The RNA shown here (Bacterial RNase P class A) has 345 nucleotides and comes from a Chloroflexota bacterium. Of the family's consensus pairs, 95% are formed in the model. A source record names the gene rnpB. The prediction has a mean pLDDT of 75.
């Protein structure tokens, strides 16, 4: 030039109008509480600033943090990793290396303990697929029926060799308590129900007396069925305290953080000094929508060419406690290193 291999990054940019969530500030106006008011507090709405998704926020699949529950020790039973070796808070992840298979290569990929514990299994062909002998040869043995050893030939992935499989049961060695922000913590209504305390219960009966009442019956007025009559109930009423529920606050946004530089390590990583203007936080769940300009990309038409007009496209996808991974999807681009093959010089 062309074809690939690894790895990194990016994922529209400006401005108008408009609309939704945090947060903050606001004069007057609107509610709601408090005060004799002046005037305090809170709240909607409005109006102004500030700010508002990802590279995967996804999938929820590993592995942790945090939070509760549980918890004597062992052991079993379940799950789950598996060449050495490193890194890491951890991991089923990432490095590094060895063996194995693909690729001319650059490089990609392995689910690479253990078939000499036991059991299982090995299509189709073949005597025969693992306590086997059907065919030729050669030797030994015979009771002439035959049995034994040795080498071939053939059939097949694999033929008697301690065969091959554990992505087949096992086996071994090493991990693993449960649920998970709806976790969990704190305020705290109305109504019922609980606890404690007060108040209240005549006339009459009984019983005691210190003669002031006191206990026990009793159930009129008071009381309760919102008020008032009527009627009905028959013990209550009020106060405080604690629990839960509605509802609201919190958990919850600085963290195994990002960056720039040294230093150690092949390398993941670590480790030191700096710097960071790092800033979403809903709870039916905001972060959107149109326009206009500019960009990249596809086709058309002009144009000898630079270009220059018109049409159309701009993905995949949307936080919910928070990291570290891995997986899966994705319009278009850039950037760095390495392989091959062809050509020039």
């Nucleotide at each position: 030039c062309g074809a690939g291999g690894c790895g990194g990054c990016c994922g529209g940019a400006c401005g108008g109008c408009u609309g939704c969530g945090c947060g903050u500030c606001g004069u007057c106006g609107c509610c709601c509480g408090g005060g004799c008011a002046a005037c305090c507090g809170g709240g909607a709405c409005c109006g102004g600033c500030g700010u508002g998704a990802g590279g995967a926020a996804a999938g929820u699949c590993c592995g942790a943090g945090c939070u509760c529950c549980c918890c004597a020790g062992c052991g079993c039973a379940g799950g789950g990793c598996a060449g050495c070796g490193g890194g890491u808070a951890a991991c089923g992840c990432c490095c590094g290396u060895c063996c194995g298979c693909c690729g001319c290569g650059a490089g990609g990929c392995g689910a690479g303990g253990a078939c000499u514990a036991g059991u299982g299994c090995c299509a189709c062909a073949g005597u025969g697929a693992c306590g086997a002998u059907g065919c030729c040869g050669c030797c030994c043995c015979u009771u002439c029926g035959g049995g034994a050893g040795c080498g071939g030939a053939g059939u097949g992935a694999a033929a008697c060799g301690c065969g091959g499989c554990a992505a087949a049961c096992u086996c071994u060695g090493c991990c693993c308590g449960g649920a998970g922000c709806a976790a969990g913590g704190c305020c705290a209504a109305a109504u019922a129900g609980g606890a404690g305390g007060g108040c209240g219960c005549a006339a009459c009966c009984c019983g005691g007396u210190u003669c002031g009442c006191c206990g026990g019956g009793g159930g009129a007025g008071a009381g309760g069925c919102g008020c008032g009559c009527u009627g009905c109930c028959c013990a209550g009423c009020c106060c405080u305290c604690g629990g839960g529920u509605c509802g609201g606050c919190u958990g919850c946004a600085u963290g195994a953080g990002c960056c720039g530089u040294c230093g150690g390590g092949c390398a993941a990583c670590c480790g030191g000094c700096g710097g960071c203007c790092c800033u979403a936080g809903a709870u039916g769940g905001a972060u959107g929508g149109c326009c206009g300009u500019c960009c990249c990309c596809g086709c058309g038409a002009c144009g000898c060419g630079a270009g220059u007009c018109g049409c159309g496209g701009g993905a995949c996808a949307g936080a919910a406690c928070u990291c570290g991974g891995c997986u899966u999807a994705c319009a278009g681009g850039c950037c760095g290193c390495c392989u091959c093959g062809c050509u020039g010089g």